[in-house]
RNA sequence: UAGCCAAGCCAGGGGCGCCGCAAGGCUGAGACGUACCCUUCGAACCUGAACCAGAUAAUGCUGGCGGAGGGAGGCGUGGACAGGGCCCC
Numbered sequence: 001u002a003g004c005c006a007a008g009c010c011a012g013g014g015g016c017g018c019c020g021c022a023a024g025g026c027u028g029a030g031a032c033g034u035a036c037c038c039u040u041c042g043a044a045c046c047u048g049a050a051c052c053a054g055a056u057a058a059u060g061c062u063g064g065c066g067g068a069g070g071g072a073g074g075c076g077u078g079g080a081c082a083g084g085g086c087c088c089c
Base pairs, nucleotide, nucleotide: 004079005078006077008075009074010073011039012038013037014036016033017026018025019024045070046069047068051064052063053062054061
């Protein structure tokens, strides 16, 4: 010291459905939150999709589609370890 690892700071990306008059119930990290998730090592999320199969009171509820196509990053700090330079013997 390029790169690697870690946390931090700043910045950015994202979704919010189903049943119900309501209360409330279902799944989920999150169903409008001072929250939650994700940021290229990218399955957060979007597209295909008013898709296919299964399940359910119902729904992206589960699986398939599918590592398919898209998708939002900078900074300094610390750490470990190559490599290089210098000094001494």
Description:
The prediction has a mean pLDDT of 80. TPP riboswitch aptamer (THI element) from Pseudoroseicyclus aestuarii, 89 nucleotides, folded computationally. The organism belongs to Pseudoroseicyclus, within Bacteria. It matches the Rfam family "TPP riboswitch aptamer (THI element)". Rfam describes the family as follows. Vitamin B(1) in its active form thiamin pyrophosphate (TPP) is an essential coenzyme that is synthesised by coupling of pyrimidine and thiazole moieties in bacteria. The model forms 100% of the base pairs in the Rfam consensus.